[in-house]
């Protein structure tokens, strides 16, 4: 340098054809229990990597850029 993937909540991760961002863990207050664990309810948390296009409308579509990971190639 080339090719293919991937960046969405504190962690893993969904989210086909654009049309109100979600799940389980976890955290946070509650019930329960002498207490702690488990269990149950309830809440709360998002620049969708970044920066532009197209669109009424963009996590999705198009460029551009950063950054992770495989794989190839080249120099030494």
């Nucleotide at each position: 340098g080339g090719c293919g993937g991937g960046g969405u909540a504190g962690c893993u991760c969904a989210g086909a054809u654009g049309g109100u961002a979600g799940a389980g863990c976890g955290a946070c207050g509650g019930c329960u229990u002498c207490a702690u664990a488990a269990g149950c309810c309830g809440c709360a948390g998002g620049u969708c990597a970044c920066g532009g296009g197209u669109u009424c409308a963009a996590g999705u579509c198009c460029c551009g850029u950063c950054u992770c990971c495989g794989c190839u190639a080249c120099c030494a």
Annotation:
The RNA shown here (transfer RNA) has 76 nucleotides and comes from a Planctomycetota bacterium. It matches the Rfam family "tRNA". The family's RNA type in Rfam is transfer RNA. The organism belongs to Planctomycetota, within Bacteria.